[in-house]
RNA sequence: CGGGGCGUAGCGCAGCCUGGUAGCGUACUUGCAUGGGGCGCAAGAGGUCGUCGGUUCAAAUCCGGCCGUCCCGACCA
Repeated sequence: CGGGGCGUAGCGCAGCCUGGUAGCGUACUUGCAUGGGGCGCAAGAGGUCGUCGGUUCAAAUCCGGCCGUCCCGACCA
C1' cells in the first nucleotide's frame, strides 16, 4: 500500500440479510427469603449502536468517507 472481518449497556454477544418503539446472558441496585452469608425468587437502573455525511416519512440496519482493531497479501529489510 491492496483485500476482507469486526466496532451495539461494565463484560461477553444477538439484532443488520428483508429499514418501522434497541435486546439476551452476566455484572450492578432494591425488595423477598436466610440467624447471617452464598444460592434462589421478584422488580429496577444502565446504550449519542466507533465517527462524519448521504438516501428515506423513518437508519444499529442501506450507501460513501474517516478512525480503531484483527486477519490475509504485496513492498522494504
The prediction has a mean pLDDT of 84. Predicted 3D model of a 77-nucleotide RNA (transfer RNA) from a Gammaproteobacteria bacterium. NCBI's taxonomy places the organism under Bacteria, Pseudomonadati, Pseudomonadota, Gammaproteobacteria. Rfam family: tRNA. It is annotated as a transfer RNA. The sequence was found in a public genome assembly.